The prediction has a mean pLDDT of 87. Large-subunit ribosomal RNA, domain II from a bacterium, 686 nucleotides, folded computationally. Rfam family: Bacterial large subunit ribosomal RNA. Its family is annotated with structural constituent of ribosome and ribosome in the Gene Ontology. The RNAcentral record of the full RNA draws on ENA.
Context: one part of a larger RNA
């Protein structure tokens, strides 16, 4: 790990609500008693308790009564049948579906482990240093000292036993629940040790680590209270039909748990009330908009009261700069502005359609009260997050099938079954892979398609505008491109061409007081400009469409799913096909309503439905014992095993075989120790 065995809503009482049984204005016995064929027996037995009448705090009154003065008015009755058993759901009290605490209390065992104390005992090879004191010597006035001896002292030193355990390595299903190897500390001491005693559980003992107290210590173990509690966690066993949630409010010592409300389901009543849609009638103040319509923010211009600050000037006044209230012009913002003001969405009436798991009212039984993504609407946050909070609406959750390579939530679309049939939906037809190398017309040259901005470009198609132009344009080649003049100034120089001024005239087909290049200055090139050749378009500018750069990442090509594609991308149009659990088709189950039949158990049409976690409701498998059962079955082979075949929508069922070797048990009923792949379940076994 398997396999097999055991393992989880019970039971007592009471309380409610159904259902099934008695009786019935009633019902019904309790403890005890009598009998008895001794049981799950009969019989008595009215105490008691429900209920038939309420109201009132109570005297009391009474289909009424209470407050009150009341005949008003108002509150609670009144107008519906109870009760005994029984069964099933639920609640309560109890262990109360099972297993699971750390823990607290109480009474005991413990100090043969170890702490520390006490009494008697008993060990510490060897060698090392040599303290007092003493003795002699030397020295002092006499002390002190000083030397040499002797002598022996230490929690001295060095190392074995004996005590420990320092670092390291093995070992770590171990040799061993703490060792072995190396290596280390202490070794006459606060030393180690026998033995026999003492102190212990909120206690002891602690050279003090919260150590230790028998492999157990921040409170020892052992029984007990005790199935302690556990708003936590895990686990909770056959079938097959019907519905089918919830992660919300509102309040909680509440926030991962709970009470009402909400939404599920069941039964019993209402009987279209629900809901869509169309008119009508209605409340509002969003969304735009708008402000000379307030509240407030706010650009710019024109006017300008008044006001800062320099300045003149003999007061007065004038200047200059800069701010500016109020007018007028234009233009502009606001969730907490609005002179306005939709759409949707709510209330409501009427009429139409819907008759559906539609609505509403009582009641039983419940889960849920952690929610998640996408769309669009705002808030917060960075108009960040797979973010965080509301609101709507979809989906997942609790929904599979197709698509989106692959992918809870996107797009399609809800799966009863069963089929080697048909037809669509998203999406798709070149291969991979089911269908168009389909037709038509454009467009892309970037593998753009098959990731990205702001910018940026004589890419390319299409539109639109405006210049030039056979009186010859654009470009290209050939020639000219000059004089006053070196313009004046400035400089060392300044000659079109460092800088500043001017920028005039002339000759002319045309040439600048000069467009870049050059030189120290000049000089050379060159440009506008103009003629010539040359023969038909050439510039600008704007908007659409695709496309071009912008474009760097970590194991490998890797930003079409691959192959590969110039279309097998991209736009716009047609026509066919393919595609799913969608829809149709056949043939079957099954629920619920309705009609018709009926042996009253149901069958026939018909016609709507049958995805599901939590969850509710129904119907049925099996298994153990009782009864039926002195009955049926069984050595002519029972139960139990191993196979097989059929039937049942399943739980299972029956026959047949083979195996065994003595008990099984039909059919109605009744009763539970009644069903296990899962609790790191629990005991074997391998």
């Nucleotide at each position: 790990g398997c396999c097999g065995g055991u393992a989880a809503g019970u039971a007592a009482c009471u309380u409610u609500a159904u259902g099934c049984g008695g009786c019935a204005a009633g019902g019904u016995u309790a403890a005890g008693u009598c009998c008895u064929u001794a049981a799950g027996g009969g019989a008595c037995g009215g105490a008691g308790c429900c209920g038939a009448a309420g109201c009132g705090a109570a005297a009391g009154c009474g289909a009424g009564u209470c407050c009150a003065a009341a005949u008003a008015g108002g509150g609670c009755g009144u107008u519906a049948a109870g009760u005994c058993g029984u069964a099933u759901g639920u609640a309560g009290u109890u262990g109360a579906c099972c297993c699971g605490a750390a823990g607290c209390c109480c009474g005991g065992u413990g100090a043969u482990c170890u702490a520390c104390c006490c009494a008697u005992g008993g060990c510490c090879a060897g060698g090392a240093u040599g303290a007092a004191g003493c003795g002699c010597a030397g020295g002092u006035a006499a002390c002190a000292c000083u030397g040499c001896g002797u002598g022996a002292a230490g929690g001295u030193c060095c190392g074995a036993a004996c005590c420990g355990g320092u670092g390291g390595a093995u070992g770590u299903u171990u040799c061993a629940a703490a060792a072995u190897c190396c290596u280390c500390g202490g070794a006459u001491g606060a030393g180690c040790u026998g033995u026999g005693g003492g102190u212990c559980g909120g206690a002891g003992c602690g050279a003090a680590a919260g150590a230790c107290u028998a492999a157990u210590c921040a409170a020892a173990c052992c029984g007990g209270g005790g199935u302690a509690u556990a708003g936590c966690u895990g686990g909770u066993u056959c079938u097959c039909c019907c519905c089918g949630a919830a992660a919300u409010g509102u309040c909680u010592u509440g926030a991962g748990g709970g009470a009402c409300a909400g939404c599920c389901u069941c039964a019993g009543g209402c009987g279209u009330u629900c809901a869509g849609u169309a008119a009508c009638g209605g409340a509002g103040g969003u969304a735009g908009a708008g402000c000379g319509a307030c509240u407030g923010a706010u650009u710019g211009a024109a006017u300008a009261a008044g006001g800062a600050g320099g300045g003149a000037g003999a007061u007065a006044u004038c200047c200059c700069u800069c701010c500016a209230a109020a007018u007028u012009c234009a233009g502009c913002c606001a969730a907490a502005c609005u002179c306005c003001g939709a759409a949707u969405g709510c209330c409501g009436u009427u009429a139409c359609u819907c008759c559906a798991g539609a609505g509403c009212c009582u009641g039983g039984g419940a889960g849920u009260g952690a929610g998640g993504c996408a769309g669009c609407g705002a808030u917060g946050g960075a108009u960040a997050a797979g973010c965080a909070c509301c609101g709507u609406u979809g989906c997942c959750a609790a929904a599979a099938g197709g698509g989106a390579a692959a992918c809870a939530a996107c797009c399609c679309a809800g799966a009863c079954u069963a089929u080697c049939a048909g037809c669509u939906a998203a999406g798709g037809c070149c291969c991979c892979c089911a269908a168009g190398u389909a037709u038509u017309g454009g467009c892309u040259a970037a593998g753009u398609g098959g990731c990205a901005a702001a910018g940026g470009a004589a890419g390319u198609g299409g539109a639109a505008u405006u210049g030039c132009u056979u009186a010859a344009a654009c470009a290209g080649c050939u020639g000219g491109g000059a004089u006053g003049u070196u313009g004046g100034c400035u400089u060392a120089g300044a000659a079109g061409c460092a800088g500043c001024c001017a920028u005039c005239a002339u000759u002319u087909a045309a040439a600048a007081a000069g467009u870049g290049c050059g030189u120290a200055a000049u000089a050379g090139c060159u440009u506008a400009c103009c003629a010539g050749u040359c023969g038909a378009g050439u510039g600008g500018u704007u908007c659409c469409g695709c496309g071009c750069c912008g474009a760097a990442g970590a194991u490998a090509u890797a930003a079409c799913g691959g192959g590969g594609c110039u279309a097998a991308g991209c736009c716009a149009a047609u026509c066919g096909c393919c595609g799913a659990a969608g829809c149709u088709a056949u043939a079957g189950g099954u629920g619920g309503c309705g009609c018709u039949c009926u042996u009253c158990g149901g069958a026939g049409c018909g016609u709507c439905g049958c995805g599901g976690u939590a969850g509710g409701g129904g119907a049925g498998c099996g298994u153990u014992c009782c009864g039926u059962a002195a009955g049926c079955g069984a050595g002519u082979g029972a139960a139990g095993g191993c196979g097989u075949a059929c039937u049942g929508c399943g739980a299972a069922g029956u026959g047949c075989g083979c195996u065994c070797g003595a008990c099984g048990u039909a059919u109605c009923g009744g009763a539970a120790g009644u069903g296990a792949u899962c609790a790191u379940g629990c005991c074997g076994g391998c």